The prediction has a mean pLDDT of 78. Predicted 3D model of a 129-nucleotide RNA (FMN riboswitch aptamer (RFN element)).
RNA sequence: UUCAAUCUUCGGGAGAGGGUGAAAUUCCCCACCGGCGGUGUAGUCCGCGAGUCCGCCAAAGUUCUAUGGUGGACAGAUCCGGCGCAAUUCCGGAACCGAUUGUGAAAGGCUAGAUGGUAGAAGACGAAG
Numbered sequence: 001u002u003c004a005a006u007c008u009u010c011g012g013g014a015g016a017g018g019g020u021g022a023a024a025u026u027c028c029c030c031a032c033c034g035g036c037g038g039u040g041u042a043g044u045c046c047g048c049g050a051g052u053c054c055g056c057c058a059a060a061g062u063u064c065u066a067u068g069g070u071g072g073a074c075a076g077a078u079c080c081g082g083c084g085c086a087a088u089u090c091c092g093g094a095a096c097c098g099a100u101u102g103u104g105a106a107a108g109g110c111u112a113g114a115u116g117g118u119a120g121a122a123g124a125c126g127a128a129g
Stems, first nucleotide, its partner, number of pairs: 001128003006124005015030001017029003032108001033098002035048004043096002051074008060065002078094005100112001102110001
């Protein structure tokens, strides 16, 4: 430095503001937040993850329900100017987006699934050069 298996640790942020109201972190005003890999440093590019739906497999049981594995489908948003070899990533300016469930009133932020899971990151042991 490279490689396979196993194991360990880590692995998502955000309102004590104002208004209306019986009630709002949900509406209005203002403020706030931004997972992982790639690439000139990215919430908006490319890809991945969480979520929902469908199929298949497994061992169960109450025979159609949850669990585990696996495959497929669906799912958000950016432009302009500047520097530069190179940036929708930097600098300046102006915008935009955000699953499901619950709620006295509609949620990116509260509650719940979740003391969960995952993209992945670091390390240990081993082998080869």